[in-house]
């Protein structure tokens, strides 16, 4: 510095062809127990930012911002 890939709940991940986003785990609550763990059911919680194009954008274009890898330059 060049490229490629990634950003989505607290935390790992899905989200196909553009139509108002899910899982597990965590956390709360209830149920269960003498009572804690386990289990059950339940609830809370999100598209990194700015524009763009559409009637509509997590999704597509563009620029940034972080991050991870990988080339190249210098010691």
């Nucleotide at each position: 510095u060049u490229g490629g890939a990634a950003u989505u709940a607290g935390c790992u991940c899905a989200g196909c062809g553009g139509a108002u986003a899910g899982a597990g785990c965590a956390a709360c609550a209830g149920c269960c127990u003498u009572g804690g763990g386990a289990g059950c059911u339940g609830u809370c919680g999100g598209c990194g930012c700015c524009g763009g194009u559409u009637c509509g954008a997590u999704u597509c274009c563009g620029g940034c911002a972080u991050u991870c890898c990988a080339a190249c330059c210098c010691a």